[in-house]
RNA sequence: UGGGGUGGGCGCAUGAUCGCUCCGGUUCAGGCCGGGGAGGAAAGUCCGAACACUACAGGGCACGGUGGUUCGUAACACGAACUCCGGGUAACCGGGGGAAAGUGCCACAGAAAAUACACCGCCGAUGGUCAGCCUUCGGGCAGACACAGGUAAGGUUGAAAUGGCGAGGUAAGAGCUCACCGCUUUCGUGGCGACACGGAAGGCAGGGUAAACCCCACCGGGUGCAAGACCAAAUAGGGAAACGAUUGAGGGCGGCCCGUCCGAAGUUUCCGGGUAGGUUGCACGAGACGCCGGGUGACCGGCGUCCCAGAUAAAUGAUCAUGGUCUGCUGAUGCAGAAACAGAAUUCGGCUUACAGCCCACCCCUUUUU
RNA sequence: UGGGGCGUCGUCAAGCGGUAAGACACAAGACUUUGACUCUUGCAUUCGUAGGUUCGAAUCCUGCCGCCCCAGCCA
Numbered sequence: 001u002g003g004g005g006u007g008g009g010c011g012c013a014u015g016a017u018c019g020c021u022c023c024g025g026u027u028c029a030g031g032c033c034g035g036g037g038a039g040g041a042a043a044g045u046c047c048g049a050a051c052a053c054u055a056c057a058g059g060g061c062a063c064g065g066u067g068g069u070u071c072g073u074a075a076c077a078c079g080a081a082c083u084c085c086g087g088g089u090a091a092c093c094g095g096g097g098g099a100a101a102g103u104g105c106c107a108c109a110g111a112a113a114a115u116a117c118a119c120c121g122c123c124g125a126u127g128g129u130c131a132g133c134c135u136u137c138g139g140g141c142a143g144a145c146a147c148a149g150g151u152a153a154g155g156u157u158g159a160a161a162u163g164g165c166g167a168g169g170u171a172a173g174a175g176c177u178c179a180c181c182g183c184u185u186u187c188g189u190g191g192c193g194a195c196a197c198g199g200a201a202g203g204c205a206g207g208g209u210a211a212a213c214c215c216c217a218c219c220g221g222g223u224g225c226a227a228g229a230c231c232a233a234a235u236a237g238g239g240a241a242a243c244g245a246u247u248g249a250g251g252g253c254g255g256c257c258c259g260u261c262c263g264a265a266g267u268u269u270c271c272g273g274g275u276a277g278g279u280u281g282c283a284c285g286a287g288a289c290g291c292c293g294g295g296u297g298a299c300c301g302g303c304g305u306c307c308c309a310g311a312u313a314a315a316u317g318a319u320c321a322u323g324g325u326c327u328g329c330u331g332a333u334g335c336a337g338a339a340a341c342a343g344a345a346u347u348c349g350g351c352u353u354a355c356a357g358c359c360c361a362c363c364c365c366u367u368u369u370u
Numbered sequence: 371u372g373g374g375g376c377g378u379c380g381u382c383a384a385g386c387g388g389u390a391a392g393a394c395a396c397a398a399g400a401c402u403u404u405g406a407c408u409c410u411u412g413c414a415u416u417c418g419u420a421g422g423u424u425c426g427a428a429u430c431c432u433g434c435c436g437c438c439c440c441a442g443c444c445a
Base pairs, nucleotide, nucleotide: 002365003364004363005362006361007360008359009358010357012323013322014321015320016319017318018317020037021036022035023034024033025032026031039341043352044351046350047349048348049347050346051224052223053222054221058258059257060256061255063220064219065218066217067216068082069081070080071079072078083096084095085094086093087092097215098214102213103212104209105208106207119155120154121151122150123149126148127147128145129144130143132141133140134139163181164180166178167177168176182204183202184201185200186199187198188197189196190195228280229279230278231277238271239270240269241268242267243266250262251261252260273444274443275442287306288305289304290303291302292301293300294299325338326337327336328335329334371441372440373439374438375437376436377435380394381393382392388425396412397411398410399409400408418434419433420432421431422430
């Protein structure tokens, strides 16, 4: 200089005027005064919790979820550090139980798709059959067949082919033997652990798929603020069906069984009717900011300061001025234009997705110079 | 706000790991003097979309996009 990686931050600022909403004060009231008023994702509702009701949530099966190890956390499908595998020159990025418990599937092609052995091929040493030469008549030498048999070297396929490569060996071959690599078992050392390193033994044993069933370990009762509590209003307190009187319908219990509680008579479903207002839950919380300390880190502890939206068809806005950023025109001054994604609704912790324009820090590769 | 479900030719839809049935509609042709009926042929290069798992995905997993449905109280 050029290119790249990771992490973090801002997401227009200030002022004036006119409005909206909530809280506090004041006023008989109208009103007046003071203060607060969207986000990093408020979104998707994908996880985890708090909270509420229900047995302070019981046992078993089923079902669902998670999945390297250790730690963090209220908890987690989250995060941190480490570890193994894969990608990248590197910074760095992506992934993670078990295929040797069992079952299923692997189209087409191919000899064969999981029992490895049928087929092509190779050999035919040994045994057999045929037939030649020699003979001291005991046999010997050379050959053909592919019959028994041996073999898995090679076989064009496929996503995937039964350890790889080389040498020896053989009739031909083969971990049959050997060296190296890989694999399995086992021992030792280090580490909390995943795992790593080293040694020994075994000739080698079984491809893929679990985001197929499944197995292992751990977790999960259900419903959700339209939960729940209180007040007010309203009436046709109606009709039908089913089940039901302790041998107990039904409910908590929204998969099933057990168990337990309620239930000593009603319950459930359907049709019809009425009403759809208010208060609370609901804004002090796993709270924010600053400093100090511990920890590699996620995070934790201590001290101090602060109170920071609560609407209900739904407030959080509009205009102007000055300044900043970017773009275009212009010699400059200057002029004109643009500024994203999106918007609270019980509340937190995460994840995911959207986002104009920028800013900061660290790191890697490359070029040049010293 | 909370919960549940569904996306496959223009329309209705089948298919749930092995390379997209069928019907209507549409287009072309045949039959007919012409039209209808009937017959033949054609019509999904992307299964809402983007990734992943797998040799292979409409199908399995995940994220987005779009659409639809349900709900309180009294008795």

Two RNAs folded together computationally: RNase P RNA and transfer RNA, 445 nucleotides in total. The coordinates come from a structure-prediction model, not an experiment, and the mean pLDDT is 78. It holds a member of the Rfam family "Bacterial RNase P class A". It is annotated as a ribozyme.